[in-house]
RNA sequence: GCUCCGUUAGGCUAAUGGAAAGACCAAGCGCCUUCUAAGCGUUCAAUACCCGUUCAAGUCGGGUACGGAGCA
Numbered sequence: 001g002c003u004c005c006g007u008u009a010g011g012c013u014a015a016u017g018g019a020a021a022g023a024c025c026a027a028g029c030g031c032c033u034u035c036u037a038a039g040c041g042u043u044c045a046a047u048a049c050c051c052g053u054u055c056a057a058g059u060c061g062g063g064u065a066c067g068g069a070g071c072a
Base pairs, nucleotide, nucleotide: 001071002070003069004068005067006066007065010025011024013022018055027043028042029041030040031039048064049063050062051061052060
């Protein structure tokens, strides 16, 4: 330098172009408990960035950034 793959919450991840982007762990609050842990309830938190296609984009197309693999 070229080709390909990936990027969603603090972590690991789900989601045929169509409901308010869901779950697990973690965190906060409450209940329970003499206290802690466990358990129960509840809350917070995410589509890497820009542009496009579409009635509608996490998903499709183009570009950028970052990470990985291969080739040279």